This is a predicted structure of a 105-nucleotide RNA (TPP riboswitch aptamer (THI element)) from a Nitrospirota bacterium. It was read from a public genome assembly, where an Rfam model found it. It matches the Rfam family "TPP riboswitch aptamer (THI element)". About the family: Vitamin B(1) in its active form thiamin pyrophosphate (TPP) is an essential coenzyme that is synthesised by coupling of pyrimidine and thiazole moieties in bacteria. Of the family's consensus pairs, 96% are formed in the model. The prediction has a mean pLDDT of 78.

């Protein structure tokens, strides 16, 4: 010095649906994860935490989309669209290549 697959640390960035009942709960389905917890507001909500998931080698998400097929009890459920258009990162450890300098034989 250069690259990383996993590992640390501190940053960030992001979503929360579709049903069913005896209904402010409980239980089904997809999922990494479908609204735990505190504050606040008449209330619809908002903020903070928190779980999980991703951080340019970038389909975590967001837009196109009230999209186009297909399957389901429904559904942002699977595909396509998608080498479309955005999209959040730095250090450390290790390793592995690779240069340089010293010094021994």
């Nucleotide at each position: 010095u250069u690259a990383u697959a996993c590992c640390c640390a501190u940053g960030g960035g992001g979503g929360a649906g579709g049903c069913g009942c005896g209904a402010u709960g409980c239980g089904c389905c997809u999922g990494a994860g479908a609204g735990u917890c505190u504050u606040u507001g008449a209330a619809g909500g908002a903020a903070g935490a928190g779980a999980c998931c991703c951080c340019u080698u970038g389909a975590a998400c967001c837009u196109g989309a009230u999209c186009c097929a297909g399957a389901c009890a429904a559904u942002u459920c699977u595909g396509g669209c998608g080498u479309a258009g955005g999209g959040a990162a730095u250090g450390g450890a290790a390793u592995a290549a690779g240069g340089c300098u010293a010094g021994u034989c």